[in-house]
Molecule: transfer RNA
Organism: Solirubrobacterales bacterium
């Protein structure tokens, strides 16, 4: 220094190529009910500027560019 992978909720990932419901599971984390309690059932809920700038577009997680990180190749 070249090349590739990753990077969405606390945690593990899907969604990305083919732009459009309002961004999503599952775990976990709150309440409420069940229980003497607790675990376990079971209804509800919270919680993401989708790594960061910016472009294109009526509309970007998705499509271009920059740059940041982590890992893996070559040199």
């Nucleotide at each position: 220094c070249g090349g590739g992978g990753c990077g969405u909720a606390g945690c593990u990932c899907a969604g990305c190529c083919u732009g459009g419901c309002u961004a999503g599971a599952g775990c976990a984390c709150u309440g409420g009910c069940u229980u003497u309690g607790g675990g376990g059932g079971u209804c509800a809920g919270g919680a993401g500027u989708c790594g960061c700038c910016g472009g294109u577009u009526c509309g970007a997680a998705u499509c271009c560019g920059g740059c940041c990180g982590c890992c893996c190749c070559g040199a």